This is a predicted structure of a 347-nucleotide part of an RNA (small-subunit ribosomal RNA, central domain) from a metagenome. Rfam family: Bacterial small subunit ribosomal RNA. Gene Ontology terms of the family: structural constituent of ribosome and ribosome. Model confidence (mean pLDDT): 87 of 100.
Context: one part of a larger RNA
């Protein structure tokens, strides 16, 4: 390279869009480019291979044949691929008419909790731990009752339940707005799939700027622990944590399992429709979301219509450990560092 591979052995881009490029549905016609069939040319020789021959064999050398898998031309045939025209409708997608929903954004508004601050009751403790001690506290705490202020977060509802491409996403109202289903088959007629490059979203922490600041806490100081304790506990506490705009672009970004069609037993739950029996009810169907399980699959766990089963298409990967996801350089950033990505050596 070929070949094998990608849940857990090495390997599925965090995700979606979507040029180019790969692939593509059913019927008919033509046309013959790709493909097939025959003739014709060409395809030096030497070589290779076959059958003889010649040096005493052999190497070697001659003769004849094959071959030379390939070019180019000419005649055909048309299922298949291609195209070109005409049509279907079963794939996509519009239309109507309904459903669920923590999908997204923006303003608003509730309570309950925390913490502080006034005030009043009231006296010696309170906190905390395995003990305890820093720590608060007669300058009146802890407790308790009123009231104020702020920020943030939304108990039950809450459920292998629901949306979302993923990341996420959960009081409430109203505004905008996105896809999703499920019916009907009216209407468009292959418009369809994947997708290098690209683009755009992407939790936390971190960055800039400028805002708020209740808890909660990296750093950080102190009690403890302990041989020691740069820790785990405990009393404080900055950054952050929130909010606005701008970067960042990474995660065990995990179903560690790229998307797309078709096809291959079931049972049992549950979410959102639809339909038809109808006495609680039950059945049939579509889409989702679990569990269990036949075929088969798999090294074995296990997977099993939600495939890791059995096929196609079309992208991304891998190729012994270590050095290393490192150096160099290139790109992107403010930086932090990201991304692309070796090799000496070593075993």
């Nucleotide at each position: 390279c070929u070949g094998g591979g990608c849940g857990u052995a090495a390997a599925g881009c965090g995700u979606a869009c979507g040029c180019a490029g790969g692939c593509g549905g059913c019927u008919a016609u033509a046309c013959a480019a790709g493909u097939c069939a025959g003739g014709g040319g060409u395809g030096a020789a030497a070589u290779c291979c076959c059958a003889g021959a010649g040096c005493u064999u052999a190497a070697c050398u001659c003769u004849g044949g094959a071959a030379c898998u390939g070019c180019c031309u000419u005649u055909g045939a048309a299922a298949c691929u291609g195209u070109a025209u005409a049509g279907c409708u079963a794939g996509a997608g519009u239309a109507u008419g309904g459903u669920a929903g923590g999908g997204g954004a923006u303003a608003g508004c509730g309570g309950a909790a925390u913490u502080g601050c006034u005030a009043a009751u009231g006296u010696a403790g309170a906190g905390g731990u395995g003990a305890a001690a820093u720590u608060c506290g007669u300058a009146g705490a802890u407790a308790u009752u009123a009231g104020c202020a702020g920020g943030a977060a939304c108990a039950c509802c809450a459920g292998u339940g629901g949306c979302g491409a993923a990341g996420g996403c959960g009081g409430c109202u109203a505004u905008c707005u996105g896809g999703a289903c499920c019916a009907u088959a009216a209407c468009u007629g292959a418009c369809g799939c994947u997708c290098a490059u690209g683009u755009a979203c992407g939790a936390a922490a971190g960055c800039g700027u400028g805002g708020g600041g209740a808890u909660c806490a990296a750093a950080c100081a102190g009690g403890a622990u302990u041989a020691g304790a740069u820790a785990c506990c405990c009393u404080g506490g900055u950054a952050g944590u929130c909010c606005a705009c701008g970067c960042c672009g990474u995660a065990a970004a995990c179903g560690a399992u790229g998307a797309g069609u078709g096809c291959u037993a079931g049972a049992c739950g549950u979410u959102g429709g639809a339909c038809c029996c109808u006495u609680c009810g039950g059945g049939u169907u579509c889409a989702g979301u679990g569990u269990c399980g036949c075929a088969g699959c798999u090294a074995a766990c296990g997977c099993g219509u939600u495939a890791a089963g059995c096929a196609c298409u079309c992208c991304g990967c891998c190729u012994g450990g270590g050095a290393a996801g490192u150096a160099c350089g290139g790109u992107c950033g403010c930086a932090a560092g990201a991304u692309u990505a070796a090799a000496a050596c070593u075993c």